[in-house]
């Protein structure tokens, strides 16, 4: 430089066939304990890297751009 690939909840990830944003793990509150740990139960927590197109509607298509891995020069 040029090809590919990732970017979603603190963290590990799904959702990629356009139509409600979800799981496990942590977090919180409640039950259980003499207390702590386990185990039940209920709750909170995202403007889906960023901009702009397309569409009745985009985490989802399409362009750019940042970051990260990789192959090639």
């Nucleotide at each position: 430089g040029g090809g590919g690939g990732a970017u979603u909840a603190g963290c590990u990830c799904a959702g990629c066939u356009g139509a409600u944003a979800g799981a496990g793990c942590a977090c919180u509150u409640g039950a259980u304990u003499u207390g702590c740990a386990u185990u039940c139960a209920a709750g909170g927590g995202g403007u889906c890297a960023a901009c702009g197109g397309u569409u009745u509607g985009a985490a989802u298509c399409c362009g750019u751009u940042a970051u990260c891995c990789u192959c090639c020069a």
Predicted 3D model of a 73-nucleotide RNA (transfer RNA) from a Chitinophagaceae bacterium.
It matches the Rfam family "tRNA". From the family's description: Transfer RNA (tRNA) molecules are approximately 80 nucleotides in length.
Its mean pLDDT, the model's own confidence on a scale to 100, is 82.
The RNAcentral record of the sequence draws on ENA.
The source organism's lineage runs through Bacteria, Pseudomonadati, Bacteroidota, Chitinophagia and Chitinophagaceae.